Order: sequence, then structure tokens, then C1' cells
RNA sequence: GCUAGCUCAAUGGUAGAGCAGCGGACUGAAGAUCCGCCGGUUGCAGGUUCGAGUCCUGCGCUGGAU
Repeated sequence: GCUAGCUCAAUGGUAGAGCAGCGGACUGAAGAUCCGCCGGUUGCAGGUUCGAGUCCUGCGCUGGAU
């Protein structure tokens, strides 16, 4: 450090964005552009709390330092 397929956000108060994917507009066709949609057991198991992605404990995995 671990959150959508990927890259990353998220004061303890309804988990979002970009890219990718899909549909549509546009085009002779494609690309670009525009509109929309889809996509999450927030690594796992517990604890605290009215409420946990966020705080606490243990474990796992990845990277780094000594």
C1' cells in the first nucleotide's frame, strides 16, 4: 500500500472520477468528438460506534528501506 477490468479519489454519515467495455448521435465507412449505460462482498476475519473504505486488533498478499 490493498476500493469497478485498469489508474486513482472519497471530513466517521447514500462508495465516485478518468480510461476500457456496451448502446446511441455524427461519418460513405472507420477514427476523433458528443450523449447515455454497465461495472464494487472497499484483501480476509473480528472489535469500537447509532453509523466504518476511514478508527483499533489479528492474518494474508504486493512493493520499498534497514
The prediction has a mean pLDDT of 85. The RNA shown here (transfer RNA) has 66 nucleotides and comes from a Verrucomicrobiota bacterium. Rfam family: tRNA. Its family is annotated with triplet codon-amino acid adaptor activity in the Gene Ontology. The family's RNA type in Rfam is transfer RNA. The sequence is in RNAcentral, with records from ENA.